A computed fold for a 73-nucleotide RNA from Candidatus Peregrinibacteria bacterium CG10_big_fil_rev_8_21_14_0_10_49_10, annotated as transfer RNA. The coordinates come from a structure-prediction model, not an experiment, and the mean pLDDT is 81. The sequence was found in a public genome assembly. The organism belongs to Candidatus Peregrinibacteriota, within Bacteria.
RNA sequence: GCCACCUUAGCUCAGAUGGUAGAGCGACGCACUCGUAACGCGUAGGUCGCGGGUUCGAUUCCCGCAGGUGGCU
Numbered sequence: 001g002c003c004a005c006c007u008u009a010g011c012u013c014a015g016a017u018g019g020u021a022g023a024g025c026g027a028c029g030c031a032c033u034c035g036u037a038a039c040g041c042g043u044a045g046g047u048c049g050c051g052g053g054u055u056c057g058a059u060u061c062c063c064g065c066a067g068g069u070g071g072c073u
Stems, first nucleotide, its partner, number of pairs: 001072007010025004019056001027043004049065005
């Protein structure tokens, strides 16, 4: 220098022919217990990397940029 893939909750990751975003773990609360842990129930937590385009509508499609991973040279 070239190519491919990835970027979504604190962490690990899903996500639909485009139509108001989820799980597990973690945090907090309640219940249980003599008490703690575990188990059970619930709550909070998200400009879906950034900027533009298409569209009535974009996390999803297109372009650029940034960061990361892998490969080639």